[in-house]
Context: one part of a larger RNA
RNA sequence: UGACGGGGGCCCGCACAAGCGGUGGAGCAUGUUGGUCAAUAGGAUGAUACGCCAAGAACCUUACCAGGGCUUGACAUGUUUCUGACAGCCUGGGAAACCAGGUCUUCCACUUCGGUGGACAGAAUCACAGGUGGUGCAUGGUUGUCGACAGCUCGUGUCGUGAGAUGUUGGGUUAAGUCCCGCAACGAGCGCAACCCUCGCCGAAUGUUGCCAGCGGGUAAUGCCGGGGACUCUUUCGGGACUGCCUGAGCAAUCAGGAGGAAGGAGAGGACGACGUCAAAUCUGCAUGCCCCUUAUGUCCUGGGCUGCAAACGUGCUACAAUGGCCGGUACAGAGGGAAGCGAGACCGCGAGGUGGAGCUAAUCCCUAAAGCCGGCCCCAGUUCGGAUUGGAUGUCUGCAACUCGACUCCAUGAAGUUGGAAUCGCUAGUAACCGUGGAUCAGCAAUGCCGCGGUGAAUACGUUCCCGGGCCUUGUACA
Numbered sequence: 001u002g003a004c005g006g007g008g009g010c011c012c013g014c015a016c017a018a019g020c021g022g023u024g025g026a027g028c029a030u031g032u033u034g035g036u037c038a039a040u041a042g043g044a045u046g047a048u049a050c051g052c053c054a055a056g057a058a059c060c061u062u063a064c065c066a067g068g069g070c071u072u073g074a075c076a077u078g079u080u081u082c083u084g085a086c087a088g089c090c091u092g093g094g095a096a097a098c099c100a101g102g103u104c105u106u107c108c109a110c111u112u113c114g115g116u117g118g119a120c121a122g123a124a125u126c127a128c129a130g131g132u133g134g135u136g137c138a139u140g141g142u143u144g145u146c147g148a149c150a151g152c153u154c155g156u157g158u159c160g161u162g163a164g165a166u167g168u169u170g171g172g173u174u175a176a177g178u179c180c181c182g183c184a185a186c187g188a189g190c191g192c193a194a195c196c197c198u199c200g201c202c203g204a205a206u207g208u209u210g211c212c213a214g215c216g217g218g219u220a221a222u223g224c225c226g227g228g229g230a231c232u233c234u235u236u237c238g239g240g241a242c243u244g245c246c247u248g249a250g251c252a253a254u255c256a257g258g259a260g261g262a263a264g265g266a267g268a269g270g271a272c273g274a275c276g277u278c279a280a281a282u283c284u285g286c287a288u289g290c291c292c293c294u295u296a297u298g299u300c301c302u303g304g305g306c307u308g309c310a311a312a313c314g315u316g317c318u319a320c321a322a323u324g325g326c327c328g329g330u331a332c333a334g335a336g337g338g339a340a341g342c343g344a345g346a347c348c349g350c351g352a353g354g355u356g357g358a359g360c361u362a363a364u365c366c367c368u369a370a371a372g373c374c375g376g377c378c379c380c381a382g383u384u385c386g387g388a389u390u391g392g393a394u395g396u397c398u399g400c401a402a403c404u405c406g407a408c409u410c411c412a413u414g415a416a417g418u419u420g421g422a423a424u425c426g427c428u429a430g431u432a433a434c435c436g437u438g439g440a441u442c443a444g445c446a447a448u449g450c451c452g453c454g455g456u457g458a459a460u461a462c463g464u465u466c467c468c469g470g471g472c473c474u475u476g477u478a479c480a
Base pairs, nucleotide, nucleotide: 001480002479003477004476005475007474008473009472010471011470012469013468015464016463019427020426021425022424023423026318027317028316029315030314031313032312033311034309042053043052064304065303066302067301068300069299070298073128077127078126080124081123082122083121084120088103089102090101091100092099093098107118108117109116110115130293131292133291134290135289139287140286141282142281143280144278146276151190152189153188154187155186156185157166158165159164170181171180172179196270197269198268199267201239202238203237204236205235207233211228212227215226216225217224242264245258246257247256248255249254320420324378325377326376327375328374329373330372336367337366338365341360342359346355347354348353385417390412391411392410393409395408396407397406433456434455435454436453437452438451439450
């Protein structure tokens, strides 16, 4: 100087407390461990692994296993020689890859018609290719975490023999090393804040595909038509908030309250993550040193596996019901996506879906709510709760192909489950909770996941003693 302390002081955070909803019990989905297996590829493992890499494992993917093939190779550049345009097609063997044979075709330029040169392909040859093989403890790059925590340092000066200290400590204040006051310090840098984006108010501009107040026309009805720019909205550019004003406290910084205002003291949310820590993660995104394989650890194919199941754990979904379930009627979004696509009206089917194809390269057309509200039934029961599981279907769809191993539909079946032990998680406002909805990936889908979007919309915070994590000062130490 640090680190540590079941030392002290001060302070903060959904850290506790106060509340609301969960997890832990059940069934299922998904990830992991374990065990199993020819293989169940590999990585991630306290917080910071476990709906993670994977925003899509039937083949492919695919890295694993079994078997069958290839060896200048599936891919790149070049050397030498030979052959031929290439491609395609046929036959046989085969699960395919591939192997063997045949057939068709005969590129460009020059030409003395003999050939020569070139492009491309094949065969042979040599350099080489190739490796999701190893090492993340050789690395780059990227990322997690402490942590949106307020810290981490430097120059000069001063002090100390020196390590080092001072500044950065102290008194206040702040979300903040934020600012003020003081001070052997005076300044500065990386962080904080601001500059950026979204939302909330106003103005100007802009009016089509959006809008419809006033005027006219028209319909069973609809901005449907003429037209209009007022309004909503679209998209840009500006304004607006600064403790600016008032009262009180204070040396000041600032704090408490008030006015006006759409918004008030950081308005709400996002992007943005200091010096560093964990030899943290990743050689399987990519790049890359070294090591290793080279008729195989490369590469092609068929099939299987990654989906297996005694058990354990994590994360979720659905429930156990009456603030509910079922039936009928009826209302209101936002954000996205759409040409190998979205697909209307109509018709067929109980339904998944099918037939068909209007419109739409999309503010134009299409995909589009549910909870809610109104009425009815159920009457507290393992039920009209709950839907697992299983059986049936000359059921649907995608796809070369749904056996292993897809999703969905209909009929039947109707399991556990009556609110969950110890323990444990999230959340402070348009939040939690409840409700639906879109997208990426994607032929299809194991999505209940992930990332967004809106609708309905709470309760509670006395307080900082305690638990956890962190910041500053101080103290002890046989630790570095």
Predicted 3D model of a 480-nucleotide part of an RNA (small-subunit ribosomal RNA, 3' major domain) from a Candidatus Zipacnadia bacterium. The RNAcentral record of the full RNA draws on SILVA. Model confidence (mean pLDDT): 82 of 100.